[in-house]
RNA sequence: GAACGCUGGCGGCGUGCCUAAUACAUGCAAGUCGAACGAGAACGGUCCUUUCGGGGACCUAGUAAAGUGGCGCACGGGUGCAUAACACGUGGGUAAUCUGUCCUUGGGACUGGGAUAACAUUCCGAAAGGAGUGCUAAUACCGGAUAAGACCACAGCCUCUUCGGGGGUAGUGGUAAAAGAUGGCGCAAGCUAUCACCUGUUGAGGAGCCCGCGGCCUAUCAGCUAGUUGGUGAGGUAAUGGCCCACCAAGGCGAAGACGGGUAGCUGGUCUGAGAGGAUGUCCAGCCACACUGGAACUGAGACACGGUCCAGACUCCUACGGGAGGCAGCAGUAGGGAAUAUUGCGCAAUGGGCGAAAGCCUGACGCAGCGACGCCGCGUGAGUGAUGAAGGCCUUCGGGUCGUAAAGCUCUGUCGGACGGGAAAGAACACCUUCAAGGUGAACAAUCUUGGAGGCUGACGGUACCCGUUCAGAAAGCACCGGCUAACUCUGUGCCAGCAGCCGCGGUAAUACAGAGGGUGCAAGCGUUGUUCGGAAUUAUUGGUCGUAAAGGGCGUGUAGGCGGGAUGGUGUGUCGGAUGUGAAAGCCCUCGGCUCAACCGAGGAAUUGCAUACGAAACUGCCAUUUUUGAGUACGGGAGAGGAAAGUGGAAUUCCCAGUGUAGAGGUGAAAUUCGUAGAUAUUGGGAGGAACACCGGUGGCGAAGGCGACUUUCUGGACCGAUACUGACGCUGAAACGCGAAAGCGUGGGUAGCAAACAGGAUUAGAUACCCUGGUAGUCCACGCUGUAAACGAUGUGCACUAGGUGUUGCGGGUAGUUGACCCCUGCAGUGCCGUAGCUAACGCGUUAAGUGCACCGACUGGGGAGUACGGUCGCAAGACUAAAACUCAAAGGAAUUGACGGGGGCCCGCACAAGCGGUGGAGUAUGUGGUUCAAUUCGACGCAACGCGAAGAACCUUACCUAGGCUUGACAUCCAACUAAUUCCUGAGGAAACCGGGAAGUGCCUCGUAAGAGGAGUGUUGAGACAGGUGCUGCAUGGCUGUCGUCAGCUCGUGUCGUGAGAUGUUGGGUUAAGUCCCGCAACGAGCGCAACCCUUGUCCUUAGUUGCCAUCAUUCAGUUGGGCACUCUAAGGAGACUGCCGGUGUUAAACCGGAGGAAGGUGGGGAUGACGUCAAGUCAUCAUGGCCUUUAUGCCUAGGGCUACACACGUACUACAAUGGUCGGUACAAAGGGCUGCAAACCCGCGAGGGGGAGCUAAUCCCAAAAAGCCGAUCUCAGUUCAGAUUGGAGUCUGCAACUCGACUCCAUGAAGGCGGAAUCGCUAGUAAUCGCGUAUCAGCACGACGCGGUGAAUACGUUCCCGGGCCUUGUACACACCGCCCGUCACACCACGAAAGCUGCUUGGACCAGAGGUCGAUGCACCAACCCGCAAGGGAGGUAGUCGCCCAAGGUCUGAGUGGUGAUUGGGGUGAAGUCGAAACAAGGUA
Repeated sequence: GAACGCUGGCGGCGUGCCUAAUACAUGCAAGUCGAACGAGAACGGUCCUUUCGGGGACCUAGUAAAGUGGCGCACGGGUGCAUAACACGUGGGUAAUCUGUCCUUGGGACUGGGAUAACAUUCCGAAAGGAGUGCUAAUACCGGAUAAGACCACAGCCUCUUCGGGGGUAGUGGUAAAAGAUGGCGCAAGCUAUCACCUGUUGAGGAGCCCGCGGCCUAUCAGCUAGUUGGUGAGGUAAUGGCCCACCAAGGCGAAGACGGGUAGCUGGUCUGAGAGGAUGUCCAGCCACACUGGAACUGAGACACGGUCCAGACUCCUACGGGAGGCAGCAGUAGGGAAUAUUGCGCAAUGGGCGAAAGCCUGACGCAGCGACGCCGCGUGAGUGAUGAAGGCCUUCGGGUCGUAAAGCUCUGUCGGACGGGAAAGAACACCUUCAAGGUGAACAAUCUUGGAGGCUGACGGUACCCGUUCAGAAAGCACCGGCUAACUCUGUGCCAGCAGCCGCGGUAAUACAGAGGGUGCAAGCGUUGUUCGGAAUUAUUGGUCGUAAAGGGCGUGUAGGCGGGAUGGUGUGUCGGAUGUGAAAGCCCUCGGCUCAACCGAGGAAUUGCAUACGAAACUGCCAUUUUUGAGUACGGGAGAGGAAAGUGGAAUUCCCAGUGUAGAGGUGAAAUUCGUAGAUAUUGGGAGGAACACCGGUGGCGAAGGCGACUUUCUGGACCGAUACUGACGCUGAAACGCGAAAGCGUGGGUAGCAAACAGGAUUAGAUACCCUGGUAGUCCACGCUGUAAACGAUGUGCACUAGGUGUUGCGGGUAGUUGACCCCUGCAGUGCCGUAGCUAACGCGUUAAGUGCACCGACUGGGGAGUACGGUCGCAAGACUAAAACUCAAAGGAAUUGACGGGGGCCCGCACAAGCGGUGGAGUAUGUGGUUCAAUUCGACGCAACGCGAAGAACCUUACCUAGGCUUGACAUCCAACUAAUUCCUGAGGAAACCGGGAAGUGCCUCGUAAGAGGAGUGUUGAGACAGGUGCUGCAUGGCUGUCGUCAGCUCGUGUCGUGAGAUGUUGGGUUAAGUCCCGCAACGAGCGCAACCCUUGUCCUUAGUUGCCAUCAUUCAGUUGGGCACUCUAAGGAGACUGCCGGUGUUAAACCGGAGGAAGGUGGGGAUGACGUCAAGUCAUCAUGGCCUUUAUGCCUAGGGCUACACACGUACUACAAUGGUCGGUACAAAGGGCUGCAAACCCGCGAGGGGGAGCUAAUCCCAAAAAGCCGAUCUCAGUUCAGAUUGGAGUCUGCAACUCGACUCCAUGAAGGCGGAAUCGCUAGUAAUCGCGUAUCAGCACGACGCGGUGAAUACGUUCCCGGGCCUUGUACACACCGCCCGUCACACCACGAAAGCUGCUUGGACCAGAGGUCGAUGCACCAACCCGCAAGGGAGGUAGUCGCCCAAGGUCUGAGUGGUGAUUGGGGUGAAGUCGAAACAAGGUA
């Protein structure tokens, strides 16, 4: 360097296999020189010839191809495998070196010789290739000469030096050279120019080697090393060196991390960051390494060589099976791998490179083009105008809003793009050619070289950039997001489903979070997603963290290395500081200027490069050296204190056991018991004895010790601290990795000991269970000696040392002072310890606070989210148990600290309530009524479910009600509005239909308003029909809601403003002391005030007064059967207004208060009784079926009408009631006294009938007048006599009455008959504190009828409350908390199931690597070299010699093989724990005193 999804107009500049250094088809990527050399075609053309088959000459052409020779091929290009290394970076060294071509400069180039390829020919082979014979050239090769200089040896002088040596200089001896080509002149010899050649010198550039410093992880790698470390001598190299060899010595490296393992090319730079840093090394540039894998050398100036050689191996290809060929990590390209990365393009025009004298040739370097939105940059997709705010979409409160000037329309422009046409660059200048001029060499005017001028030739890109003209708004917008973070909102669909999600979290029927749509927001040819890095993160903290309780101080000491270190003087110049010099490549970043229309991009200049090195300077601080000093530290002397340590001995109390005595039936133990002991004499008690362990009181936040720890007394030995006063030493100090030592309890080993206690164990209890808590026993152990272990909440959860920074008050040790009086003692004071409170300061808070957690310094140790885990593996230690060191996978979004407000506690304190207690009466048992559950049913409509559902909604289901079921019907509908047509409305009759609804038939009848003479028209209104908008729904959601209601609770609480305190949540106020029914009031107080509640105001009742006096009343008068009437309004009463009660008065208590207690007066006394009145809130409490209402559902039905049925069922269970069980009673007779109500569709009297319900009757009453209406219990009398009864009345039979269309399902009542259960009710449970409970009747609403229910009314009329321990509920304060859905909370572990990762494991199988041995290709080197050989020497020759080559042998060594180790992976039956999972199982361990802290 990206990839993926959706989308995609143009251009410029960049950039593009990060994975398989995997394998590669094909083409190209390194050649060139004829002016080094020999040889030398063909096609074709022209001409000649011909036997017409052909042959020859010339041109082609000294060309092509090949060869000898030279130079190049070590550059350029690719890749990043290896490498943790002098590989890289930076700075040095080389006096330890080399360097082709190039530059500079000196000298030289004389004389000879022999071969060989090509070629020709013969032969082998499939091929690749090879062999023999013969010929030939050179700038190929060889001999000789010469030698200024070079090199070597010897010995002088000068100079420098790292003392090894280097440089210079003169001398002697020795060694080694060479090549020509082309041009010109010339008959030639030769001369000359250029290039080439030889030998030196100098330089440039390049290369080799060495050194300082710098940059990864790992110690769960701690010891490594035998050529290893050094020396001497040889060898080797261009050159130093164990580089190699022989010998000698025994060294070398390492905690500042050797050795080992893992990973990795390094750098300039790049990204990020304020910086310091962190991450990274793609493109470009420098260096390194590599070229199929491994090894090796050759050639060369340079290689151990990407497109060279040899060998081995793997792989691929060819083959005639004998043998051969190959290496894209060059450019394209292919396969493969992968999420993923391009054309088998054009050109040498430019730049650069190789060769060449040059022309030129070669060049996948390079320049261009192509592909990819991969990145950066630029441009465009139009501009103006345009409101019927069009259509359409979406939303809607239905009014409208919005998309939106957006569109259309009109007027323009032409970037860009397409088409057509025209013009048209820069990149080109060298070289070369022609020509001119000047200059050099030269004998020369030849020739040649150099410089300059003019002209000519050369473009892959490409007719490309750019410019102009014509035409066309024409071809060019998407993507993500819209709950918060984070800019942007609605509708629909879905219904914990489908899905979303970076974190928090959305989705279970009203989803701004899913999906779609409309709209909006952001960016834009891109937009999102994923990945990666840095930042934010002071979250590894050098800058710049922390460690009492959040993670974190080592259990404690001694002490090595290390780090740090008192005062003074002098020196030095290590660190440090200063300017200077060199270097810090270029590019990049930054600044300025400039070039492409701008920008990106590019060019020029500058700055910077914080570094390193060198020399110079400074001397405060640091280091070092020297001298000195006393205050840090230490030593000596004198004191007193102490559970400091070790050993030996001694003592008394107590427990237990043994013996003996007394004594008798229990003891012991507990919540209660039992196990246990005891008549074989226990417990108790007395005396004696034994033994072990621990040391009461003193005893104290007292003492000592480093910590662990230390407690009777005496003695011996011994450590440390403190105080005092002098003397001495002279920084000797502080801290402290590693190391060493000490180290509670438990535990282990060996041997003792064992009274008490007491794991394990046994038994007894408890319990659902009880492997516990409680009890009875009881062994290890606890004790001693000697070893081991090495851990603790080893805690002050606070490392050690030093210094500084307010105090107050205790206490321990030692000392000083004053005064009384010598002591004791008091007071003041110093040092050293040890506590409490507290200022500043610190701290998240709590808290700490001269004994710091304050302020600083020095050193050590430790931490970095929770779980996994202090675990696994490895290592060390241990007899074992185990200890120390110490991860990861995986998993969660938290875990945690301190404090706050609540809630809760089988925490505490205070206080209330019919809460308990004290009482009275009930319920629970019976029968019945009624409601509910359950069951049943076609339906038994629905709702209400602890208190706070269940005689509740329902103040009244035979039809209706009615919502349910069955059946029959209707579909604009039973009801509302709108439209049209018809019609007045309406009333009445009727049907072999029908259960009715419904479906049919018929008759009568015309009003009102306006206009109009009239006919008639229109309108209002009613009905019918029709069409559709719509109606309708007791269908769903009370968890979408309003309203209303219940409940805590008529409990005393709930809040606010300002102020103050606190970082904050919050607190204060509202807490405290009293008091109250009360947050009622008083006092106090950093609070002061206020609001909603409490109380009061309201109604009723109790007393009185005033007013009024009918329908009420009657004291007096008259009258009557009767307040009946006259009369009266005093009384009662009625109903309007007042009075009265306020702790007002007195006494006491209390704080002089509030208030309480007692008393007086009073009808009433401390809120007189009762009612209405219900704070902030809680319970997603109740109600969509009172009503209202959002949304959803339904529309010939879930709507509407009708008949019948059901809601009334019945094995059963529960709630609430009634009636009873009897004598305080039943029955019969007589007799008395209310209140509050109701009454015209009504209440109904008298009177008559009926046993009765009731019927007849109808006076009176619209009601203080009349009626319902009898009140009942009570009282008087009679009877019954304790029985299932003269109790009780269910049930059933019969007969009736009333209401009502209608009493069958299914009403109430009456009469006669029947006469069930039931003899006071188990566990449990309810109400009530005074006109109350209990008991007795009366009325009313609903209602045609139906009341044991509900709501009211009065009559009679009790008992008890010591008290607040307990149960329940509540209030306030306080405490603990792991709870906050708030204890109906939270939460732990085993087991079972599923999944996931990990460990162990008999083994199996890879990779890496060590050791030993075998083996040994090719090659260098060495030896040999009897085979072979032209050059030189001898020789006429033959031959010989010198020298060389093949071959052979040897050392070294790659691959390979055998054996044996080590490390590290994978896998493995089985096994171990861990994590995570839906509401599983068992218990209940923790959080409250969590029920055993």
Predicted 3D model of a 1493-nucleotide RNA (small-subunit ribosomal RNA) from a metagenome. Its Rfam family is "Bacterial small subunit ribosomal RNA". Its family is annotated with structural constituent of ribosome and ribosome in the Gene Ontology. The sequence is in RNAcentral, with records from SILVA. Its mean pLDDT, the model's own confidence on a scale to 100, is 83.